[in-house]
RNA sequence: GGGCGUGUAGCUCAGUUGGGAGAGUGUCUGGUUCGCAUCCAGAAGGUCGUGGGUUCGAGUCCCAUCACGUCCACCA
Numbered sequence: 001g002g003g004c005g006u007g008u009a010g011c012u013c014a015g016u017u018g019g020g021a022g023a024g025u026g027u028c029u030g031g032u033u034c035g036c037a038u039c040c041a042g043a044a045g046g047u048c049g050u051g052g053g054u055u056c057g058a059g060u061c062c063c064a065u066c067a068c069g070u071c072c073a074c075c076a
Base pairs, nucleotide, nucleotide: 001072002071003070004069005068006067007066010025011024012023013022019056027043028042029041030040031039049065050064051063052062053061
């Protein structure tokens, strides 16, 4: 330098054919208990890596770019 993959909640990850942004875990609050754990209920938490484009509408399609992983090339 080139190809491919990944990037979504604090963490691990789903998200199907373009239309509701979600699960588990963690955190907080309440219940249960003499108290703790377990269990139950509820809540908070996201500009979907960044920028732009297409579209009535984008996590999803297109372009550029950044980070990480991987392979290839270069290294006289």
A computed fold for a 76-nucleotide RNA from Desulfotomaculum sp., annotated as transfer RNA. The RNAcentral record of the sequence draws on ENA. RNAcentral records the identical sequence in 2 taxa. Rfam family: tRNA.